RNAcentral holds the sequence, with entries from SILVA. Predicted 3D model of a 1477-nucleotide RNA (small-subunit ribosomal RNA) from a Microcaldota archaeon. It matches the Rfam family "Archaeal small subunit ribosomal RNA". The family is grouped with related families in Rfam's "SSU clan". A reference for the family is Yusupov et al. (2001), "Crystal structure of the ribosome at 5.5 A resolution", Science.

[in-house]
RNA sequence: ACCAGUCGAUGCUGCUGGAGGACACUGCUAUCAGAUUUCGACAGCCAUGCAAGUUUGCUCACCGGCUUCGGUGGGCGGCGCACGGCUCAGUAACGCGUAGUCAAUCUAACCUCGAGAGGGGCAUAACGUUGGGAAACUGACGCUAAUAUCACAUAGGCCAGGGACUCUGGAAUGGAAUCUUGGUCGAAAUCGCUAUGGAAAUUGCACCAUGGCGGCUCGAGGAUGGGACUGCGUCGGAUCAGGCAGAUGGCGGGGUAACGGCCCACCAUACCUUUGACCCGUAGGGGCUAUGGAAGUAGAAGCCCCGAGAAGGGCACUGAGACAAGGGCCCUAGCGCUACGGCGUGCAGCAGGCGCGAAACCUCUACAAUGCGCGAAAGCGUGAUAGGGGGAGUCUGAGUGGCGCACUUCGGUGUGCCUUUUGCCAAGUCUAAAUCGCUUGGCGAAUAAGUGCUGGGUAAGACCGGUGGCAGCCGCCACGGUAAUACCGGCGGCACAAGUGGUGUCCGCGAUUAUUGGGCUUAAAGGGCCAGUAGCCUGUUGGAACCGUCCCAAGUGAAAUGUCAGCGCUCAACGUUGACGCCGGCUUGGGAUACCUUCCGACUAGGGAGUGGGAGAGGUCAGGGGUACUUAUGGGGUAGGGGUAAAAUCCUGUAAUCCUAUAAGGACCACCGGUGGCGAAGGCGCCUGACCAGAACACAUCCGACGGUGAGUGGCUAAGGCUAGGAGAACGAAUCGGAUUAGAUACCCGAGUAGCCCUAGCAGUAAAUUAUGCAGACUCAGGUGUUGCACCACUUUUUAGUGGCGCAGUACCGUAGGGAAACUGAUAAGUCUGCCGCCUGGGGAGUACGGCCGCAAGGUUGAAACUUAAAGCAAUUGGCGGGGGAGCACCACAAGGGGUGGAUGCUGCGGUUUAAUUUGAUUCAACGCGCGAAAUAUCACCUGGAGCGACGGCAGGAUGAAGGUCAGACUGAAGAUCUUGCCCAACGAGCCGAGAGGUGGUGCAUGGUGAUCGUCAGCUCGUGGUGUGAACUGUCCGGUUAAGUCCGGUAACGAGCGAGACCCUCAUGAACAGUUGCAACCGGCGAAGAGAUUCGCUGGGCACUCUGUUUGGACCGCCUCCGUUUAAGGAGGAGGAAGGAGAGGGCGACGGUACGUCAGUAUGCCCCGAAUCUCCAGGGCUACACGCGGCAUACAGAGGCUGCCACAAUGGGUUGCGACGCCGAAAGGCGGAGCUAAUCCCCCAAAAGCAGUCAAAGUCCGGAUUGAGGGCUGAAACUCGCCCUCAUGAAGCUGGAAUCCCUAGUAAUCUCUUGUCACUAUCGAGAGGUGAAUGUGUCCCCGCUCCUUGCACACACCGCCUGUCAAGUCACCCAAGCGAGGCUCUAGUGAGGCAGCGUCUUUAAGGCGCUUUCGAACUAGUGCUCUGUGAGGGGGGCUAAGUCAUAACAAGGUAUCCGUAGGGGAACCUGCGGAUA
Repeated sequence: ACCAGUCGAUGCUGCUGGAGGACACUGCUAUCAGAUUUCGACAGCCAUGCAAGUUUGCUCACCGGCUUCGGUGGGCGGCGCACGGCUCAGUAACGCGUAGUCAAUCUAACCUCGAGAGGGGCAUAACGUUGGGAAACUGACGCUAAUAUCACAUAGGCCAGGGACUCUGGAAUGGAAUCUUGGUCGAAAUCGCUAUGGAAAUUGCACCAUGGCGGCUCGAGGAUGGGACUGCGUCGGAUCAGGCAGAUGGCGGGGUAACGGCCCACCAUACCUUUGACCCGUAGGGGCUAUGGAAGUAGAAGCCCCGAGAAGGGCACUGAGACAAGGGCCCUAGCGCUACGGCGUGCAGCAGGCGCGAAACCUCUACAAUGCGCGAAAGCGUGAUAGGGGGAGUCUGAGUGGCGCACUUCGGUGUGCCUUUUGCCAAGUCUAAAUCGCUUGGCGAAUAAGUGCUGGGUAAGACCGGUGGCAGCCGCCACGGUAAUACCGGCGGCACAAGUGGUGUCCGCGAUUAUUGGGCUUAAAGGGCCAGUAGCCUGUUGGAACCGUCCCAAGUGAAAUGUCAGCGCUCAACGUUGACGCCGGCUUGGGAUACCUUCCGACUAGGGAGUGGGAGAGGUCAGGGGUACUUAUGGGGUAGGGGUAAAAUCCUGUAAUCCUAUAAGGACCACCGGUGGCGAAGGCGCCUGACCAGAACACAUCCGACGGUGAGUGGCUAAGGCUAGGAGAACGAAUCGGAUUAGAUACCCGAGUAGCCCUAGCAGUAAAUUAUGCAGACUCAGGUGUUGCACCACUUUUUAGUGGCGCAGUACCGUAGGGAAACUGAUAAGUCUGCCGCCUGGGGAGUACGGCCGCAAGGUUGAAACUUAAAGCAAUUGGCGGGGGAGCACCACAAGGGGUGGAUGCUGCGGUUUAAUUUGAUUCAACGCGCGAAAUAUCACCUGGAGCGACGGCAGGAUGAAGGUCAGACUGAAGAUCUUGCCCAACGAGCCGAGAGGUGGUGCAUGGUGAUCGUCAGCUCGUGGUGUGAACUGUCCGGUUAAGUCCGGUAACGAGCGAGACCCUCAUGAACAGUUGCAACCGGCGAAGAGAUUCGCUGGGCACUCUGUUUGGACCGCCUCCGUUUAAGGAGGAGGAAGGAGAGGGCGACGGUACGUCAGUAUGCCCCGAAUCUCCAGGGCUACACGCGGCAUACAGAGGCUGCCACAAUGGGUUGCGACGCCGAAAGGCGGAGCUAAUCCCCCAAAAGCAGUCAAAGUCCGGAUUGAGGGCUGAAACUCGCCCUCAUGAAGCUGGAAUCCCUAGUAAUCUCUUGUCACUAUCGAGAGGUGAAUGUGUCCCCGCUCCUUGCACACACCGCCUGUCAAGUCACCCAAGCGAGGCUCUAGUGAGGCAGCGUCUUUAAGGCGCUUUCGAACUAGUGCUCUGUGAGGGGGGCUAAGUCAUAACAAGGUAUCCGUAGGGGAACCUGCGGAUA
């Protein structure tokens, strides 16, 4: 100090997660030392041991060794046991903290001072004797002492009254002293020890005196420790708003150490509360601790201070102190003993145990130290404490070696030398005793490294193997579907290190609760609007006060903790000394007075009042008017009307619609009318009147801060809805018909009820919107309209108009500024001020429950569990639209021509079948496609048979491996195998690896290549500019073009790839060339013919044709018109072989389609490997109920048949083309010249033309199918080839919906050549012959390009997405009930306690009984509350591929949404009003 995650990308809002620190538990691992205020977190239950005794008061017993002395034990007594130790249940409280008060209080032991301790009395325990009882325990009789205990006396205390004087103090209600009266209480232990003496008897008891020590009593003071009171501070919930009967106060009592409703009787009715009472939940409080820069947030373990508790609850006793729990009594629950009669017990002390739990140690040592209790002391006791043990609690320190050499895959390894911290051993020292430590000596590199991570965030692998959306990982994003840097291992690496990771909680990160320091037009968020209470804020000026505020001083805010410095442990942690800081504060005293506050004055700029003339759909009420509509009646008139995209329902012959006259009724108020006016908002529109209200302007007459906002509260509030009563024309939820549709609970149509209207009420909501709270101030950037008022000027006869200016309102544009941007911009969303409301990821949900309101519908207030990584806002690029605009195209239409779709056949595909029918391709862009016309081969498929392992290892092998082979068997065939031999002579497929080979898999691992968008005109870049950015501009606009083609404009200027240019062919001319081509002309020869002439050969020739090379030509260049005067360009014309790209082709931008192809080749990975390899035989790819595509031939007369007769071009040819001759009816056969080709051959073109015939029929059309005969290729023609001849003669008479191609030498039609090829062409690729019709347009359909618009799409509309239903699962809500708890109240029972009275007993203590009162506990019930469970019901969330629809997003195909009402399987539909998102 950030980082990752919403998106195709961007900016923002916003949350989720990560990185830091701390605490607890936990996984793996672990050498040592020091320090430490570290270690059961369920107030659940506890076996056992210990945790409080001591004593020079007295006494008894026993023991030693004796009346002494010493020891032990029991008892009576004193002190202590109210401390220490443990825990945190309760407690939201004067409990705690802090500062004070007690003039309302107590205080044992301790200290100081003063005064004392006289004389008496009665018991009792232990003990002895003797009873009861299982025990615990307890009774009777008897003996005895005291520092035990009881009277009396004295001193004195206390209370009350009175007198006088005085002290402290803020204040006497207090105190002191004194006098006095009364009342009341009322001491003591002269005890113990000791020394000396009396005193002589050893000590001693007892006695006396003096001294010392300890103790006792009273009074006063101090100290210490308590008690009580007060100000301030002290968690959450308002879905807890009213609470309270001892409640608030008074008088009088009681009680207490003490004030007080603390308690009681009476009286009054107060008291608390939005500054949060009461209730509910939670919680011991503080010093401090964690974290943070701080403000803060969170916590309450350890240590210290305070409080509270001792199994749950109550009560008192003793005492200075307790309502005490290692004391008592009682109840409740638990446990234990029991002889069933009764008893005992309380680890939240130290250890320890059980249960519980994620979780927490030894039934240790010692009183040596520190402290505490007792004691005069010695001393005794002390689970306080001091020590040790255990635990990866925490903090700190150290080590796991160092140096050299060699090797190294650079990670380390080996080896030599050195050192010995640590470790082990020994002695001394330390200690209560040890351990540890310290000192000294010895041994030996020895005894010592892990954990987590390694896709991003986040440091560290594009390593290997395994796995294959599996197993798993993952805080978040994500990874895994056969090449995983993400899983599991290995090897490396990174981080920290005796530790390192995980889980949970807290702080930080988080300016995501914002005081410091956020927001609210659209992301969550302004209340629908107004009035106004509390509160908060408040103009100018003078004075005073000094509450806040500020300054100074004093006190306090314990220690520990913190910081700094020093010192002590070898350093450090730690300890300690000092200073500082902290405890944010409180109290007291003194001061300042600007601001705030308060008070007293003054002012007028805010505000209000007033006056004036204007403006207005402002409101309420009353009256009047108008057109239209409907209905009724009269008249006219006749067959339809109405309605729709089209219809129908409907109305109409009882006369409709229509015209006309009259009447009635209800609703409404055209034009004017306007981004115009008024109103707080909702809202308000004919005219007139009455009443009421508001605003603006002008004036500056009055008041003099009277103001602003506004929690609660009150009022108003569209439409719809409700209640009651009217009215009811039009419209019109519901409803009923008619259509539409797959359905149509809708949209459309015809009817139509509530309602809409009026009166009186209720309701209180809307997209109640400017999605923008109200009020004020300021900000020289303004411009343009418009409304009202005032003023000025001009025009005008007036009305009025125009211009300017001021104020007020209302709009649009726009600067600065603001903003995430869109935008806003003096009418702020700018800069500030005051006040209110509201927000804190999405969903659940404006739902549930509760409260309030309502007649109801419902409104208002308003959660949680659970779930989720996003949900969202603005803008960008694209795509899309049953959005708009412009342009274009015969793979679009229109105008036309010809087809397909019907038949038969061929061919391909699907399906089916089959041993196999190998397989790829599936809209355009698969389907006569894989040059794929498969007889074998091809061949990948099926059936059967056989063969093959480079190289290495192991079995085996001269006792003969492998191989060859006669015969027989087996077989379709075969020394392939088997039987039996023979030959030969060194290797060896039996096993394990590893290979060759694979048309085996993956085109979604690839290269290459192809198709298609694309018969398109687009795709980008550099620099500059704009924007926070994605991006934009350029590439847009106006023209124009086939074209992003060009011209002009322009924050763009240029450029590149495409287009064009270019290349080829064809059309024209020229030059050159002239064989195998041509052959006019000139010769020669020969033949035919009467001749003209023709033919052939030949010599010249290259003129022409042709072939080939080079080159010219066309450019809107010229003219007219149009276009923007001009331009690009367009229309027409001239000339020209050709005219606007001359015609046709090649060339296919950036990219997309995970498009096709691993089966053409190449190739990664995977697989098979003696079979998925190789070979052989046969079969299959050719099947056939059927569906689809393409084509051929036809259905006939523009024709068929017969005969005669013309005219091409491209091509091909040596395993070839084959002239020509002969044979055959033909297919073909037998010979065979020439030609390696402008030379020879294929090679006769056909349609056409001429003549004849057929005459509308299943035909002299059509030729399928089938039979017979023959021929060719080939090893082979059955499955399964082609041809010829004869015979046979099917369907079919022009083809439904739908659909394809085509704009000129084109369509159509006719043949020819060639590829494949042994043979086979209805196929493909070419060639020529004949040769049209229509259009010169358009964007209507299908599409494409550009601009623009909307979007909730981005896998991009084959998108996204809503709801019911069905299934599973989770949490929740309602609920008849059932159960448990808490609180409260009532009633009953009522242990026990305080007090009183009575009685028994010899007093006292005590027993018994009664009364009052308090009262635990139990039982029953009421109310409130919380919780568990609950048949059934309800919605909600979540869950790859369920059902029904398609509501929303585009004009989403009926624009959407809001409120309300009705209806409907469902999304939804409809009515009314509203919003534009």